[in-house]
RNA sequence: GGUCCUAUCGUCUAGUGGUCAGGACGGCAGGUUCUCAUCCUGUAAACAUCGGUUCGAUUCCGAUUAGGAUCA
Numbered sequence: 001g002g003u004c005c006u007a008u009c010g011u012c013u014a015g016u017g018g019u020c021a022g023g024a025c026g027g028c029a030g031g032u033u034c035u036c037a038u039c040c041u042g043u044a045a046a047c048a049u050c051g052g053u054u055c056g057a058u059u060c061c062g063a064u065u066a067g068g069a070u071c072a
Stems, first nucleotide, its partner, number of pairs: 001071007010025004018055001027043005048064005
C1' cells in the first nucleotide's frame, strides 16, 4: 500500500426500515434486616463522526476515525 471484518448504556450483549433501542452485570434510591450481605421494587445511563438514499435510518450506501484479520 491492496482486500476484508468490526464499532449500540460503565462492561458484556440483542435488535435484517416505522411500537418508548431491550436484557444481564454494575451504579443510585427505596423496602426487608439490629447492621452488613442476600432477596424484592423502582430509577438513570448507549446507536463512533460526517454525508447520502428514503415519507421514515441503529438498520441500506459512501467517506473519515479507531481496532482487528489477511496479502504483498

Model confidence (mean pLDDT): 80 of 100. A computed fold for a 72-nucleotide RNA from a bacterium, annotated as transfer RNA. It matches the Rfam family "tRNA". The family's RNA type in Rfam is transfer RNA.